Notes
A computed fold for a 120-nucleotide RNA from Phascolarctobacterium sp., annotated as FMN riboswitch aptamer (RFN element). It matches the Rfam family "FMN riboswitch aptamer (RFN element)". From the family's description: The RFN element is a highly conserved domain that is found frequently in the 5'-untranslated regions of prokaryotic mRNAs that encode for flavin mononucleotide (FMN) biosynthesis and transport proteins. NCBI's taxonomy places the organism under Bacteria, Bacillati, Negativicutes, Acidaminococcales, Phascolarctobacterium. The RNAcentral record of the sequence draws on Ribocentre. Of the family's consensus pairs, 96% are formed in the model.
RNA sequence: GGUAGCCUUUGGGGCAGGGUGUGAUUCCCUACCGGCGGUUAUAGUCCGCGAGCUUCUUUGUGAGCAUGAUCCGGUGUGAUUCCGGUACCGACAGUAUAGUCUGGAUGAGAAAAGGCGGCU
Numbered sequence: 001g002g003u004a005g006c007c008u009u010u011g012g013g014g015c016a017g018g019g020u021g022u023g024a025u026u027c028c029c030u031a032c033c034g035g036c037g038g039u040u041a042u043a044g045u046c047c048g049c050g051a052g053c054u055u056c057u058u059u060g061u062g063a064g065c066a067u068g069a070u071c072c073g074g075u076g077u078g079a080u081u082c083c084g085g086u087a088c089c090g091a092c093a094g095u096a097u098a099g100u101c102u103g104g105a106u107g108a109g110a111a112a113a114g115g116c117g118g119c120u
Base pairs, nucleotide, nucleotide: 001120002119003118005116006115007114008113009112010111017029018028019027031100032099033090034089035049036048037047038046044088045087055063056062071085072084073083074082092103093102094101
């Protein structure tokens, strides 16, 4: 320096203002938010992963399937990532129809950091 194994910690943000209405942070105008790794160069929209959802199940720390959304111009060796412009997307349950409220969740988790430690 490399690399099994083990442990600890960390690990998701957001409706201000106004309208209608008996009632809406849910509708309308407007506002706001963006997990993790990768990618010649910084990504909610590329490629993957997690979460969530769906099916099965021996109910397990299991298995499988499916899974949202961007274009144009510019710079540059190189950017769907930067700059300018324009657009779009966002589980389930509850409730006046929810990406933003409440709840499952003091949960789970991609992953990140640190430590112990064997081998080499």